SAM riboswitch aptamer (S box leader) from Actinacidiphila bryophytorum, 128 nucleotides, folded computationally. Rfam family: SAM riboswitch aptamer (S box leader). Rfam describes the family as follows. The SAM riboswitch is found upstream of a number of genes which code for proteins involved in methionine or cysteine biosynthesis in Gram-positive bacteria.
RNA sequence: CGCUCAUCCAGAGGGGCAGAGGGAACGGCCCGUUGAAGCCCCGGCAACCCUCCCGCCGACCGCGAGGUCAUGGUGGGGAAGGUGCCAAUUCCGUCUCGUGGCGACGUCCGCCGCGAGGAAGAUGAGGA
Numbered sequence: 001c002g003c004u005c006a007u008c009c010a011g012a013g014g015g016g017c018a019g020a021g022g023g024a025a026c027g028g029c030c031c032g033u034u035g036a037a038g039c040c041c042c043g044g045c046a047a048c049c050c051u052c053c054c055g056c057c058g059a060c061c062g063c064g065a066g067g068u069c070a071u072g073g074u075g076g077g078g079a080a081g082g083u084g085c086c087a088a089u090u091c092c093g094u095c096u097c098g099u100g101g102c103g104a105c106g107u108c109c110g111c112c113g114c115g116a117g118g119a120a121g122a123u124g125a126g127g128a
Base pairs, nucleotide, nucleotide: 001127003126004125005124006123007122008121013042014041015040016039017038021031022030023029025094026093027092028091043086044085045084048082049081050078052077053076054075055074056073057072058069059068060067061066090120095117096116097115098114099113100112101111102110103109
């Protein structure tokens, strides 16, 4: 950065400085002077990259033992290093479709829910 792909219902907090905000936006609802943001220290979670170990999977050559090429895919384990993260599902909703209830009934519609898919955002690995 109007770019690509993957993931987002799991998990993990103490201290110091600071001093009023924070949860991206908007609405809601929360968190916060029993101390928000930010900075620092220590700790932790997780497993995207990574790393190491164990297993499985290929093409070709060869009667065969085996060899050559590729160094990849996949399952399980690990956590030194690069990121990330450590209130609430990405806190919930926002747009579309479907659907249950209510608004006497029907329809447009409104309200309260549920389901699916998007949008937006976040993080990683890439790309330009």